[in-house]
RNA sequence: CUCUUAUCAAGAGUAGCUGAGGGACUGGCCCGAUGAAGCUCGGCAACCAUCUACAUACUAGUUAUGUUGAAAGGUGCUAAAUCCUGCAAAACAAAUGUGUUUUGGAAGAUAAGAG
Numbered sequence: 001c002u003c004u005u006a007u008c009a010a011g012a013g014u015a016g017c018u019g020a021g022g023g024a025c026u027g028g029c030c031c032g033a034u035g036a037a038g039c040u041c042g043g044c045a046a047c048c049a050u051c052u053a054c055a056u057a058c059u060a061g062u063u064a065u066g067u068u069g070a071a072a073g074g075u076g077c078u079a080a081a082u083c084c085u086g087c088a089a090a091a092c093a094a095a096u097g098u099g100u101u102u103u104g105g106a107a108g109a110u111a112a113g114a115g
Base pairs, nucleotide, nucleotide: 001115002114003113004112005111006110007109008108013041015040016039017038021031022030023029025086027084028083042078043077044076047074048073050070051069053067054066055065056064057063058061082107087104088103089102090101091100092099093098
C1' cells in the first nucleotide's frame, strides 16, 4: 500500500511544556492568544492479548464457541453524530431544480486478520 471482517449518535482535563494553526478531502459551518497543532501526564473505552464467572459442544481439556465482568499488557480515542455534506432511492414541502426527513451506498477513521 491492497484485500476481508467488525465498529463509528455513548464515554473521557479548569493539568504541565510550547506557541499558530486546526476540524482527512469538496462545499458549508465551526474551533483557536480566555491558547490551535505537537509532546508529557491524567482520563475514557474494551478491538486484540490476559484473567474471572456462567452456558453450550465433543475431540473430554492448559479444548472450542458464546455471554457477563476485570483492566497490570498491545493499540486506539479524549469539541461539535465520522461536525454536516458529496452518490442513489422514497416520502413530504416547494415550484425549476431547491429544501426537509428516512434508508442504502461512497469516502474516511480505528481494530483484528491476510497478501

Overview: This is a predicted structure of a 115-nucleotide RNA (SAM riboswitch aptamer (S box leader)) from Psychrobacillus lasiicapitis. NCBI's taxonomy places the organism under Bacteria, Bacillota, Bacilli, Caryophanales, Psychrobacillus.